[in-house]
RNA sequence: AGAGUUUGAUCCUGGCUCAGAUUGAACGCUGGCGGCAUGCCUUACACAUGCAAGUCGAACGGCAGCGGGUCCCUCGGGAUGCCGGCGAGUGGCGAACGGGUGAGUAACGCAUCGGAACGUACCCUUGAGUGGGGGAUAACUCUCCGAAAGGAGGGCUAAUACCGCAUAGACUCUGAGGAGGAAAGCGGGGGACCUUCGGGCCUCGCGCUCUUGGAGCGGCCGAUGUCAGAUUAGCUAGUUGGUGGGGUAAAGGCCCACCAAGGCGACGAUCUGUAGCGGGUCUGAGAGGAUGAUCCGCCACACUGGGACUGAGACACGGCCCAGACUCCUACGGGAGGCAGCAGUGGGGAAUUUUGGACAAUGGGGGCAACCCUGAUCCAGCCAUGCCGCGUGAGUGAAGAAGGCCUUCGGGUUGUAAAGCUCUUUCGGCCGGGAAGAAAUCGGUGAGGCCAAUACCCUCGCUGGAUGACGGUACCGGACUAAGAAGCACCGGCUAACUACGUGCCAGCAGCCGCGGUAAUACGUAGGGUGCGAGCGUUAAUCGGAAUUACUGGGCGUAAAGCGUGCGUAGGUGGUUCGUUAAGUCUGAUGUGAAAGCCCUGGGCUCAACCCGGGAAUUGCAUUGGAUACUGGCGGGCUAGAGUGCGGUAGAGGAUGGCGGAAUUCCCGGUGUAGCAGUGAAAUGCGUAGAGAUCGGGAGGAACAUCUGUGGCGAAGGCGGCCAUCUGGACCAGCACUGACACUGAGGCACGAAAGCGUGGGGAGCAAACAGGAUUAGAUACCCUGGUAGUCCACGCCCUAAACGAUGCGAACUGGAUGUUGGGUGCAACUAGGCACUCAGUAUCGAAGCUAACGCGUUAAGUUCGCCGCCUGGGGAGUACGGUCGCAAGACUGAAACUCAAAGGAAUUGACGGGGGCCCGCACAAGCGGUGGAGUAUGUGGUUUAAUUCGAUGCAACGCGAAGAACCUUACCUGGCCUUGACAUGCACGGAACUUUCCAGAGAUGGAUUGGUGCCUUCGGGAACCGUGACACGGGUGCUGCAUGGCUGUCGUCAGCUCGUGUCGUGAGAUGUUGGGUUAAGUCCCGCAACGAGCGCAACCCUUGCCAUUAGUUGCUACGAAAGGGCACUCUAAUGGGACUGCCGGUGACAAACCGGAGGAAGGUGGGGAUGACGUCAAGUCCUCAUGGCCCUUAUAGGUGGGGCUACACACGUCAUACAAUGGCUGGUACAAAGGGUUGCCAACCCGCGAGGGGGAGCCAAUCCCACAAAGCCAGUCGUAGUCCGGAUCGCAGUCUGCAACUCGACUGCGUGAAGUCGGAAUCGCUAGUAAUCGUGGAUCAGAAUGUCACGGUGAAUACGUUCCCGGGUCUUGUACACACCGCCCGUCACACCAUGGGAGCGGGUUCUGCCAGAAGUAGGUAGCCUAACCGUAAGGAGGGCGCUUACCACGGCAGGGUUCGUGACUGGGGUGAAGUCGUAACAAGGUAUCC
Repeated sequence: AGAGUUUGAUCCUGGCUCAGAUUGAACGCUGGCGGCAUGCCUUACACAUGCAAGUCGAACGGCAGCGGGUCCCUCGGGAUGCCGGCGAGUGGCGAACGGGUGAGUAACGCAUCGGAACGUACCCUUGAGUGGGGGAUAACUCUCCGAAAGGAGGGCUAAUACCGCAUAGACUCUGAGGAGGAAAGCGGGGGACCUUCGGGCCUCGCGCUCUUGGAGCGGCCGAUGUCAGAUUAGCUAGUUGGUGGGGUAAAGGCCCACCAAGGCGACGAUCUGUAGCGGGUCUGAGAGGAUGAUCCGCCACACUGGGACUGAGACACGGCCCAGACUCCUACGGGAGGCAGCAGUGGGGAAUUUUGGACAAUGGGGGCAACCCUGAUCCAGCCAUGCCGCGUGAGUGAAGAAGGCCUUCGGGUUGUAAAGCUCUUUCGGCCGGGAAGAAAUCGGUGAGGCCAAUACCCUCGCUGGAUGACGGUACCGGACUAAGAAGCACCGGCUAACUACGUGCCAGCAGCCGCGGUAAUACGUAGGGUGCGAGCGUUAAUCGGAAUUACUGGGCGUAAAGCGUGCGUAGGUGGUUCGUUAAGUCUGAUGUGAAAGCCCUGGGCUCAACCCGGGAAUUGCAUUGGAUACUGGCGGGCUAGAGUGCGGUAGAGGAUGGCGGAAUUCCCGGUGUAGCAGUGAAAUGCGUAGAGAUCGGGAGGAACAUCUGUGGCGAAGGCGGCCAUCUGGACCAGCACUGACACUGAGGCACGAAAGCGUGGGGAGCAAACAGGAUUAGAUACCCUGGUAGUCCACGCCCUAAACGAUGCGAACUGGAUGUUGGGUGCAACUAGGCACUCAGUAUCGAAGCUAACGCGUUAAGUUCGCCGCCUGGGGAGUACGGUCGCAAGACUGAAACUCAAAGGAAUUGACGGGGGCCCGCACAAGCGGUGGAGUAUGUGGUUUAAUUCGAUGCAACGCGAAGAACCUUACCUGGCCUUGACAUGCACGGAACUUUCCAGAGAUGGAUUGGUGCCUUCGGGAACCGUGACACGGGUGCUGCAUGGCUGUCGUCAGCUCGUGUCGUGAGAUGUUGGGUUAAGUCCCGCAACGAGCGCAACCCUUGCCAUUAGUUGCUACGAAAGGGCACUCUAAUGGGACUGCCGGUGACAAACCGGAGGAAGGUGGGGAUGACGUCAAGUCCUCAUGGCCCUUAUAGGUGGGGCUACACACGUCAUACAAUGGCUGGUACAAAGGGUUGCCAACCCGCGAGGGGGAGCCAAUCCCACAAAGCCAGUCGUAGUCCGGAUCGCAGUCUGCAACUCGACUGCGUGAAGUCGGAAUCGCUAGUAAUCGUGGAUCAGAAUGUCACGGUGAAUACGUUCCCGGGUCUUGUACACACCGCCCGUCACACCAUGGGAGCGGGUUCUGCCAGAAGUAGGUAGCCUAACCGUAAGGAGGGCGCUUACCACGGCAGGGUUCGUGACUGGGGUGAAGUCGUAACAAGGUAUCC
């Protein structure tokens, strides 16, 4: 630091996903050791049990229990507080700390920085005091009640408990004179003096009271900061302030009375949801984002709610009272309780530990102290939960062992890995030693202090001994053995790592893209590999990558995104100069920014993690000194921004009123007669009751042709006949004036096409709806005939548009060219028009620059500034709910669940278009002959069958593979047989090979039998062949043509298809190959950022047409009867020539080329053939052949008999034959070409009506044969008829081939004589020696063509032309297609599932308002009752308590609102689903251009 994923490919936009780090984690597999940390994130759910806050006898009365002493004693015991001590009690201090949790809280709760009106036990410090009295009460004892908890009454008693008195500088009150107002003792030691012998007294220590100052701690106030929602916009009555009181430790509406009417809020009040806050933690380059476990600070809470008491401090976790819920005990009357302390239990949950040890250390409470208490704490235990460290061995070792896996069978790999040999011993196990953490308190002693004192006590130093939970732990030493110690995930790309088998869209995988339908590196297993390692993966979560919310650091013409337009409030921003100020800004200093953490550095554990010391940092806030450029504030000027006045100009700018002509329609009248109108064609419609046409007159409404123009005006919407009135704005020129008055603009206000709505008019034309006619499969459309709202006017609403330049407004700057509109200036000019410059508009092209590209380009989408609006993946959805507006329609605001991995922009190459241009082809047209109708032949489908073997299926399957199925072929079916095999190679043994005959059988086959001993030899043997045996194998027309090679078809003999270099483009790509001509042709010429080249085209090849030369046998022949001669001709077959737009004329661009002509056998590629570019169709073929993989192996192989491939209601294709007179039949007669022939062709001659038979000559072929060519020609006959046409079908008799013609051959003769009288829609071939027609031959083949291949004979018609159909080429255009139009794709309906809206309602939470009620408590009142201290002789009083009552108030209740969640018959749309139904809306002119 990036990567994958939209496309055929590209660039961009944009989302989704991945790689990293992290965690209080959990789950899966696995697990050796140690150190250091962490460990209920969920139910602030409920809790059994134990422990977590006590201590002081040096405050007190005492003495239950324990130990000791003394006394008594019946030896059982009893008495005695005398001592050590001490239960319970009085009293003091503590219990408000420490520990837990995060429910609540959006708050002065927290953080930072400040402030003034406060408190403070214990501690330090200052000063003063500590005198003298009194009355009670618990414990205890007695009685009583109660199950218990507990309670009542009588009696005794103490204090550092309680209460007066005295004194009091402070403090409080005050009428300023004064008044009120405190205390407590206890212990140690002691010389004199006193004594009631207790002590007093002195002194020290600890206390006590008042007090000064402080430290630390706490309370209060302010400023700033502190989540989301505006679909929460208004909130507030003690509310805001004042005065006076009350209250508090203290300021304050904190509370009360009165007065005033304020206070908060768009800089977000109120409401709702969520949340403890910070130091920090995680991530990140940072800025940020997320988070708030452990540790530290603060806050809040302690079963839920309320309340106060005590106290220095609480409204109190292990205190009290009340209410509520829950749990427990109960004798049913009553009681008890609060783990969010440490352990632990249940429950919840994916999930979180021991009912451990010790106060040894640190710290806390009490105490003079010893000491006691301390689940704070220190330790141990459990868990791989995390971080860190260590180990599971090291060296050597190639026969590269065995085994596994793969294999092209050669080998490769696992792999120096193992084994073997040599060595070491960490960790674990065993034995032994063994710390630091612990020195204070205490004792002794020295010095100092206090003191009358050498006691006592205090402080410091020296010294001595005691004290360890962890723990016999860390650590050290010794002996022993490689011995006890490796897994997990992944291996298609991203992303490091590949093979085999199994599976066969199944099972499964998957973070994204996506794998799996028989050759899966993607599933499962194995081998191998990669990564990490006592862990590894998965899941969840956060940040990052994501510049994907953009402060750093994004955008808005077309990708999401500029409000439809203006005016303008707040706000933001603001020209120039001087002065001042110092708010911002900059700088210095000071304070603070806790510690811990992070970072740097040093040190300690063997290292590290971890811990300790120091530093830096803490980017902040506050105070203060300074600077004054810039910004701001204040003040004074200026005129360049802005504005005003004066002078001109243009204009469909707006409003109102009036006027005008043309046209449509209607009405009236005239003329006039049969149609008009309408369409692709028609019909509906109008018209003989007189239309349409035409002329005249009239009515009425709406709109204003020409001028008219990428012309004008306006903010936009928009504005068009002419005139008048009123009115807004703009521009130009100069002068004067004001003096920053400016720009933008959230809310707000105004305007805002069309349609629509309301009321009232108006209504000619047009025209939703509607009706009718057509079209159509349908046609609720397009087309036609009608036609109502509406369109028009007035007034009032609506407020939306693709309201678009899809481009907010303002300002400045940055090369130009051209047109045009409105002004101005200069020059020129006799003549309307010229030239140059300038301001304001409006257009086109373009420099730089920008842009993803397209494009924009002084009218910016360039370079900058100011302000506003808007965007953040597609769908759901501009939908739902809520709110505002509206008469309604609806508008504005505007989500979520769910779902997809894309949706999209621009451009590229193709393909396609019922787009365009150009061009070609028997493509159409013009012609000739057919097919489709008939029967037959043949192939196919279908059906049938035991089998009807298989393949080919639009063109490009269907007389195709098959150039020929009776057996064979043959692959199919049935029966009967064989198993190393019918065939190949290797081994062993035997035998020559081969052959004759017979038997059984349908045959295959089996059995028997005759003859025969070969060839080569280095004499060992070898080669061919046959038989037997075992194993490797062999065999398969079995599957896959979608695993393949090869071959072939097709587009198409169409003119195309590409490359190198260069150039252009970010790129895909383009250019070249496009353009102008021309050609059959990318053929050639010219031009050109291209220049060249390759495969194709053409030519070279064969054949045919002319000539020449050479050569003549079997050919030919002018000679000849023949033999023979000859080679001129025909012919044969070899070599040449010939044709090249070469020549002439014209056209063309002086080109290429075309047109015409001459000559020539042939003329513009002369005719025909062979030849088939890059590629397309997963086209065809595994059944020609070859071949991977799979499958069968006494069978899917092999042999054999028979059958089938020949079936037959039917459908299609392709031929042949016909339907007749251009013909049929009979007779006669003429002329070919090209082939074939020894298992062959077969002559003459004879027989047969004939097929054929006999016969045997000739021929291995220019010699002989097949072999008479037929149509034609010459005659005759038939006379339009189902015929003398036609020949199917059937019968009989034969011939030939063959082992064999039944299924199932061909042919012959005689007889029979079907359909058919020229063929519907539709469709095929052919452009010249062609179509048509006529016969002939070959291959295959024993036999078997109407097929096929080839040959010649006779021999036409037509082509105006390219509009249309089909196919193709090229350029261009559009595209939402790229599997490429046989494409893509939309909506309803039906079915399944999912989330969601409405919904009569129902249920819950929360909150507000009003009312009722009122526990405990506090405060006030008090007529009832009670009352030790003080006053008073007493009565009584002061004071206090109980009770009652008033106020406040929790729980609770009633009623009504708000809000939110759940649920709900039914219902609405939405989404997703396999190949459902109906249509065809969109993408091409998408077949009616599309869209709002």
Small-subunit ribosomal RNA from an uncultured bacterium, 1492 nucleotides, folded computationally. RNAcentral holds the sequence, with entries from ENA and SILVA. The coordinates come from a structure-prediction model, not an experiment, and the mean pLDDT is 85.